[in-house]
Context: one part of a larger RNA
Formats: sequence, C1' cells, structure tokens
RNA sequence: CGCGUAGUCGGACGAAAAGACCCCGUGAAGCUUUACUACAGGUUGUCAUUGGGUUCAUGUUCUAUAUGUUCAGUAAUAGGUGGGAGACCUUCGGGUCGCCAGUGAGAUACCACCCUUGUAUUGUGUGAAUCCUAACCAAGCACCAUGAAUCUGGUGUUUGGAACAGUGGCUGCUGGGUAGUUUGACUGGGGCGGUGGCCUCCUAAAAAGUAACGGAGGCGUCUACAAAGGUCAGCUAGGCCCGGAUGGAAAUCGGGUUGAUAGUGCAAACGCAUAAGCUGGCUUUACUGCAAGGAUGACAGUCCGCGCAGUUGCGAAAGCAGAGGUUAGUGAUCCGACCGUUCGAUAUAGGACGGCGGAAGCUCAACGGAUAAAAGCUACUCCGGGGAUAACAGGCUAGUCUUGCCCAAGCGUCCACAGCGACGGCAAGGUUCGGCACCUCGAUGUCGGCUCAUCGCAUCCUGGGGGUGAAGAAGCUCCCAAGGGUUAGGCUGUUCGCCUAUUAAAGCGGUACGCGAGCUGGGUUCAGAACGUCGUGAGACAGUUCGGUCUCCUAUCCACUACGCG
Repeated sequence: CGCGUAGUCGGACGAAAAGACCCCGUGAAGCUUUACUACAGGUUGUCAUUGGGUUCAUGUUCUAUAUGUUCAGUAAUAGGUGGGAGACCUUCGGGUCGCCAGUGAGAUACCACCCUUGUAUUGUGUGAAUCCUAACCAAGCACCAUGAAUCUGGUGUUUGGAACAGUGGCUGCUGGGUAGUUUGACUGGGGCGGUGGCCUCCUAAAAAGUAACGGAGGCGUCUACAAAGGUCAGCUAGGCCCGGAUGGAAAUCGGGUUGAUAGUGCAAACGCAUAAGCUGGCUUUACUGCAAGGAUGACAGUCCGCGCAGUUGCGAAAGCAGAGGUUAGUGAUCCGACCGUUCGAUAUAGGACGGCGGAAGCUCAACGGAUAAAAGCUACUCCGGGGAUAACAGGCUAGUCUUGCCCAAGCGUCCACAGCGACGGCAAGGUUCGGCACCUCGAUGUCGGCUCAUCGCAUCCUGGGGGUGAAGAAGCUCCCAAGGGUUAGGCUGUUCGCCUAUUAAAGCGGUACGCGAGCUGGGUUCAGAACGUCGUGAGACAGUUCGGUCUCCUAUCCACUACGCG
C1' cells in the first nucleotide's frame, strides 16, 4: 500500500417526508361579528277564507225644519240670485204686507232655485265596543273503515270557542339562525407606522427625461359691475440719513442718498420698470362658429396658437381683448335627472321612449375610477409556490463589540509615561448586538446538559526575563513561552451568574454559538387546559402555568479502531 473480517458513527450540506415556521396566490376551508348582501325564522299592517244584530263616534246622501244682527234705511236680524205688480184674511164694511217713494253696496209682498251653520229622519260607508251562530277551530259520546286500540279518517249528535284564531297573497321592521362573499397595493421579509392624485425646487451628471420609505414645501381654490377680468391714460417701490406739533423704532409731511432688496390673491421656481407692480376713466372678449401650424404623451388625454366669419368693449388712431405674470386648484366610462332640438316614433294621428347638442350630479382621494353595496380570527388548519423573502447556521461588512497602538492635557508630594490617562486619532480581530439577503424552504433539526474531543494565544497555573512609586517577602506592569494542567458541591431548563469549600490554577476563545444517522429532551416551538391582560367576538400575548410519539436488531462509500492475509 492492497484485500478481508469485526466494529465506531465525523463527513458524503447522509436517508425519509415537493418545509408544518416565514412570505407570496386578486388559492381553499373552518370559525366570529355592531363587514356586505341575501334567505329561513319572528313580528306589524292589509286583502281573501269571512257572516248577522245592537250601541256609540264619524263621513256622505234624501226629506223636513231652523239658521244668518256694521251704519243708513219710518218699525227692523237685508244670507244670495231670478221672476214679479200684486198677494193674504174677510162679518164684504174693511184690514195687513207690498208696488211707488226713500235709504243703502244691495230692497223688502208672493213664487222658484240655491248658500252658511245646526237639529231630526231615511239610505249608505268607516272605526270602536259588545252580542249572536252558520263558516272555521277544539273536546265528549255513538256508529263505520276495523278485527285489539285512548291512533287516524268519515257520518250523526252534544258542548265550548268563534268571525277571532289558523292558513294563503302583498307589505314595514327584526333577523350570524343559515348561506355566499369581500376584507387592496407599495414595503431593504411580513406586520405596526407612513405613503398613494396634482404643483414648485434640489438630487439630475449645463437639451429633454431620469430612481429611492432621498432632502424641502404647497394644492383640492380665489376674484365679476365699488374685480384681483378688458382697454385707454397716468404713476414707481423698498431701505438708509437729515429735518418737522401731539407722534414714540414704526402713521402723515419735506429734502438727500441708494437702486429693485418692494410688490405680484396663495407654495416655490422662473419672470416682470416698455412694467406682468400701483392708481383712475369707460366697460364685459371670463364671447359664438371654426382653425393653419406646433409642443407633450404608450394610449387616453393635455397645452400653445397664425388667421377667417359673426357680435361687442376700450382707444383720436395704430391697435388690443376668446379671463387672471406663468406653472397646482382635479375625475374617464356607465347610469338616471335637467335645458334645447327642423331627428326617429313598429297600421295612422298623438308621443311613452330613444337619438343629437349643452351644462350639472362622484374626498369613485387606493385620485386610469373591479360592485349601487363588504370587516376580522385560525396554534384545528389545507393546497400551490418561493431560498425571487424572514427565523438557525454559513458568507460579505465591521456601525456596535474585543484587543493593541499614536498624541499627551492631567493624576501620581515633586515627576506626562512605576502605575494611570481626558479630548482626539490609527489599526487588528471576527467571540456580541446589528446591517445585507449571497448557497440552502422537492427540509442545512434549534438552547442547555452528558460523552468524546481538537485547535488558537490576546497565558489562569507551572517556566524564563525587563521595569517598578522592587529593602526582603508579597505584589503591579510589560516581553518570551501553548509542554502539561486548569476541582467538588447548592440554586436555576439554563449558558451566564450568585453562593459554599478547596486548589499551583479553578484561563479566554474557535471548531455549523464542536459534537441529537452518539444519548438526553428540562427550555423554546403544534394539537388539550387554566390565569392575568387585550379584543363585542372568533381569538391573541419574546406574559405565566400543568401536560405533550426524538425514526425497525440492519452503515453502501470516505474516515477511524482492532485483528488476519498478501
């Protein structure tokens, strides 16, 4: 070195199970509720089944009867209108009321038709209460189906209830009892928080454009006949200095100087003196119909606009004016409603409805808007996927951490450096907490203990030295040094730590926080249960508590051990 036998389990990111943790899916299921929408159920009213009488209340109708008060008007309670010169009584003598006249807005007798308000009657309707019996309901008895029956059905009869109840149609309310669903995205994993559309600046690398949970701010409007719009005409702000009653730092007045720092409805940027800033006159172009040509955008869309026609405003005119110094001040489509319309109109006329033009109704703000309409829990969970994405371990990094060094203010009686060392600076290491998300989610088993270790040295002991604020002894500090060694108990699942007793000493770290195909399973981290707290609830909690399957005797290769053979 090769082969064999018997062994040990460190590796083959060993085997097993398309990871159960985590995230994702416009996946599923179970559960909850003051999520949404339905349905069962409950309940309200009304109609039908459903009939009769009485009383009361009330509406209407018929007939009769009463009813009606300003002033003036002879007496006067003038309801209205129309007709009207007579009407009624009579003892036959006559009388009363009218006409006429007069008053008044309106004139009376008599006849007719009505109005207002009330009473009585008739018919009819509604409501309430009550009574009835014949629907309907219940019970008893007799008989039948039927033969045993206290069941059921039928017939007859009696009793009780009764137009209620029950049932059906429609309807308002209630309704996790049941069902179907929704419960969004970005995100240095997810959740929590924040954000989401539009405008301005920087980032942005001198065209345009340009990302981040980069740095700063704004918007969801405002202004119309005494504008903050149009036009014509005129004007110049702000600061500083000096002077001047009340008057002051600052009001208004005068002078000088500077020159846009002022102002612009509001953020910022860019503009603006020929002013786009300030003031006054007159006004409504904050128009209708178009539109050459451009800018921007994936599209949808957005923006600028020569010029023409019509009609206006201002100006002497040339001209200017289709809102505002510019860039935010916003919402597609559908839907229904509104205004207009010379359009269609299901035989014809009409037009219900529709078309076309216009303007309005959405914090559809998750702002290119899934629906008119929607929240949660799952540790009882499931499926499809992901190392596109978290928890362990590894890797990169080294803020944090550990160690060392530089400078030396200061402490050390004196003296920076025996021993320390502020403010700062530079490295090394890769044991902490992190950052990143690079292998692994068709699985790399996770704390601690046991067993067995092996390496580093920044050395705990033992060894050799330098310095000392080293008299000796004992120390402190630094340099060299990894050969060997580095205890036993109590508490806790603990690592750690505290304590007890020793020791020469009871070192610090790496090895997948060494080692579960070597053991354990106390902790953490499934399903059961409880407490506290949170939640309406299902449930939840790096809160607590009791309980909780660690894969048949079997190792293929590498590695290692023992033995044998060559």
Overview: The part of an RNA shown here (large-subunit ribosomal RNA, domain V) has 566 nucleotides and comes from Candidatus Uhrbacteria bacterium CG_4_9_14_3_um_filter_41_35. Its Rfam family is "Bacterial large subunit ribosomal RNA". Its family is annotated with ribosome and structural constituent of ribosome in the Gene Ontology. Its mean pLDDT, the model's own confidence on a scale to 100, is 83.